[in-house]
C1' cells in the first nucleotide's frame, strides 16, 4: 500500500417520534431519543425523487357586458413539461478522507 468485514475489543454516528430556533416549503440546526450504520465522515458533480417560482393548463368565488344566450376578466385550488432557484450524502452512481481486526 491492496483486499475483506466472520470474529474480538476500543470507540463514532443517529430515523421515527416529541420540543425550541430558522426557512413560502422541501428541508435544516439545536435538545431528547436509537431505528439502524463499516463510511450513517466529508463534498451536491451526474442519475432519481422533493419543494418553491415563472410559463401553461384545468375548476371557476366573484366582476364586466349583455338577454337568462354569446363574450370579455379573474380570486382560491388542482395538474403539469421545460427553465430558474433550493432541497436530499440514512436513494444509487462518483470524488476526498478515516478507526479496528484480517491480509
Nucleotide at each position: 500500500g491492496u483486499a475483506u468485514g466472520u470474529c474480538a475489543a476500543a470507540a463514532g454516528c443517529a430515523a421515527a417520534a416529541c420540543c425550541g430556533c430558522c426557512g413560502c416549503a422541501a428541508g435544516g440546526c439545536g435538545g431528547c431519543g436509537a431505528c439502524g450504520c463499516a463510511a450513517a465522515g466529508c463534498c451536491g458533480g451526474c442519475g432519481a425523487c422533493c419543494u418553491g417560482a415563472u410559463c401553461g393548463c384545468g375548476c371557476g368565488c366573484g366582476c364586466c357586458c349583455g338577454a337568462c344566450a354569446a363574450g370579455g376578466c379573474a380570486a382560491u385550488c388542482g395538474c403539469a413539461a421545460c427553465u430558474c432557484a433550493g432541497g436530499c450524502a440514512g436513494c444509487g452512481c462518483g470524488g476526498c478522507u478515516g478507526c479496528c481486526a484480517u491480509u